c-di-GMP-I-GGC riboswitch aptamer from a Chloroflexota bacterium, 76 nucleotides, folded computationally. Its mean pLDDT, the model's own confidence on a scale to 100, is 90. Of the family's consensus pairs, 95% are formed in the model.

C1' cells in the first nucleotide's frame, strides 16, 4: 500500500418498542441487536421514498457508485 483472522481492544446499532419532533419520507433520545472494517462524516453523481400552488420543496449516508477522515495488524 493492498487486503480483512473462528485475533486482540474498543466502536456503531436493523426489525421492534416507549418518549419527543414533522403534514410526511423520517430525525432525536431510551430499551433492543439484525447486521456492519468505515453501519464515521459529505446529498456531489444515480437509485428508491415523501409533501406539493406541478414551479418546486424535502428524506434516505444501514440502496449503490464518489469525496473525505479514522482504530486494530494474522495470512496473502
Nucleotide at each position: 500500500a493492498u487486503c480483512g483472522a473462528u485475533a486482540a481492544a474498543g466502536g456503531c446499532a436493523a426489525a421492534c418498542u416507549c418518549g419527543c419532533c414533522g403534514c410526511g419520507a423520517g430525525g432525536c433520545g431510551g430499551g433492543g441487536a439484525c447486521g456492519c472494517a468505515a453501519a464515521g462524516c459529505c446529498a456531489c453523481g444515480g437509485g428508491a421514498c415523501u409533501c406539493u400552488c406541478u414551479g418546486g420543496a424535502g428524506u434516505u449516508a444501514g440502496c449503490c457508485g464518489g469525496g473525505u477522515u479514522g482504530c486494530c495488524g494474522a495470512g496473502g